[in-house]
This is a predicted structure of a 72-nucleotide RNA (transfer RNA) from a Parcubacteria group bacterium. The sequence was found in a public genome assembly. Rfam family: tRNA. Its mean pLDDT, the model's own confidence on a scale to 100, is 81.
Parts: sequence; structure tokens; C1' cells
RNA sequence: GGCCCUAUCGUCUAGCGGUUAGGACGUCGCCUUCUCAAGGCGGUAACCCGGGUUCGACUCCCGGUAGGGUCA
Repeated sequence: GGCCCUAUCGUCUAGCGGUUAGGACGUCGCCUUCUCAAGGCGGUAACCCGGGUUCGACUCCCGGUAGGGUCA
């Protein structure tokens, strides 16, 4: 340098063009307990960047950036 794959809450991850962007862990609050742990209930926080297509984009297209693989 060519080609291929990947990028979603703090972390792991789901999401076949119309979802309130879901779940687990974490975290915060409350309940329970003499206290802690466990348990129960509730809250919290995310679509890598810039364009394009479309009535509508996390999702499709183009270009970047970052990570991984492969061929020199």
C1' cells in the first nucleotide's frame, strides 16, 4: 500500500428502514436487616465522525477515523 471485518450506556451485548434504542453487569436511591451480604422495587446512562439516499436512517450508500484480520 491492496482487500476483508468491526465500531450502540462505565463494561459486555441485542436491535432485517417506522422500538420510548432493549437486556446483563456496574452505579445511585428506597425497602428489608441490629449491621453487612443476599434479595425486592425504582432511577441512571449509549448509536465513532462528515456527507448522501429516503416521508422516515442505529439500520442502506460514499468518504474519513480507530481497532482487528489477510496478502504483498